Background: The part of an RNA shown here (small-subunit ribosomal RNA, central domain) has 350 nucleotides and comes from an uncultured prokaryote. The RNAcentral record of the full RNA draws on ENA. It matches the Rfam family "Bacterial small subunit ribosomal RNA".

Context: one part of a larger RNA
RNA sequence: CUGGGCGUAAAGCGUACGUAGGUGGUUUGGUAAGUAGGUUGUUAAAUCCCUGGGCUUAACCCAGGAACUGCAGUCUAAACUGCCUCACUAGAGAUCAGUAGAGGGAGGUGGAAUUCCUGGUGUAGCGGUGAAAUGCGUAGAUAUCAGGAAGAACACCAGUGGCGAAGGCGACCUCCUGGACUGUAUCUGACACUGAGGUACGAAAGCGUGGGGAGCAAACAGGAUUAGAUACCCUGGUAGUCCACGCCGUAAACGAUGAGAACUAGCUGUUGGGGGCCUUUGUGCCCUUAGUGGCGCAGUUAACGCGUUAAGUUCUCCGCCUGGGGAGUACGGCCGCAAGGUUAAAACUC
Numbered sequence: 001c002u003g004g005g006c007g008u009a010a011a012g013c014g015u016a017c018g019u020a021g022g023u024g025g026u027u028u029g030g031u032a033a034g035u036a037g038g039u040u041g042u043u044a045a046a047u048c049c050c051u052g053g054g055c056u057u058a059a060c061c062c063a064g065g066a067a068c069u070g071c072a073g074u075c076u077a078a079a080c081u082g083c084c085u086c087a088c089u090a091g092a093g094a095u096c097a098g099u100a101g102a103g104g105g106a107g108g109u110g111g112a113a114u115u116c117c118u119g120g121u122g123u124a125g126c127g128g129u130g131a132a133a134u135g136c137g138u139a140g141a142u143a144u145c146a147g148g149a150a151g152a153a154c155a156c157c158a159g160u161g162g163c164g165a166a167g168g169c170g171a172c173c174u175c176c177u178g179g180a181c182u183g184u185a186u187c188u189g190a191c192a193c194u195g196a197g198g199u200a201c202g203a204a205a206g207c208g209u210g211g212g213g214a215g216c217a218a219a220c221a222g223g224a225u226u227a228g229a230u231a232c233c234c235u236g237g238u239a240g241u242c243c244a245c246g247c248c249g250u251a252a253a254c255g256a257u258g259a260g261a262a263c264u265a266g267c268u269g270u271u272g273g274g275g276g277c278c279u280u281u282g283u284g285c286c287c288u289u290a291g292u293g294g295c296g297c298a299g300u301u302a303a304c305g306c307g308u309u310a311a312g313u314u315c316u317c318c319g320c321c322u323g324g325g326g327a328g329u330a331c332g333g334c335c336g337c338a339a340g341g342u343u344a345a346a347a348c349u350c
């Protein structure tokens, strides 16, 4: 050292693709690298162990035996793993025909609302609050009608509904485009799983350049409240929020639950397919499949809970944890325009 763990106690990378590596379905024959057995050589002596013996005993010493679990050669075995080889179709993929969907990108269109502008009607208030005030209004506001402009977001439908790897995606139309599911038949024949490094994507905020700017609104100003009020409330209001291009690379990026595979009672709701039944052709019943919810047996868990969408029983691969603070900090490296990100200690202290 061969350890125990990772939903909530420390611990699953934000997500995917994929290199090396690790692991890998059924079957024929071969091989003999791993593996197993025999045998030979070697494994210095001393030491350790066993049996005797010698110093009055012991330590110590002497003799013999065993052992030296290793390495190499050689012979044998061929189940398992590896390698070569003949095949297979249950994994994986492809073709065909269908289905559902806020999946992604681009262009165009629409109506409601808001604000502003112009004109009409009209007159003294409006607005706001717990109550007020700041604010707006006789230079005609608020209200109301007509017209115009602009930007942003898409009510109802809407649903523990759908789609996407995650972030996320919601008006309508067109074009381009990714994935999933279902069905029967056909084809390839293990082509697979995971994935250190790597690469790509990645909310909001923030940054750069140029646009845009209706509403909202950090900062800021004023009014209130209060002992104070650098807040909560109110009136304003700039970055920003929007678009294009380029950065940033982080979130309670959460199911706080890595990916893949197999197995292990059921009941019930719902979404998308497929099939069947007729004693009610229905808002019906049954079977099956892919999702998405609620319960629940066995089992599991410290408990809560989880429970075929496992946190159950197993296998493969990766990531991560190892008392609290110091600290996700310092230093160094890498990345970034910056903000900062990432990698990541120690002293000291309890």
Stems, first nucleotide, its partner, number of pairs: 003322004007304002012318001014201004021194003025088002029084003033081002035077008049065006091191001092188004096183004103177007110154001114150008125136002162169002206247006215241002220236004258317006266295012278282001299306002323350003332343004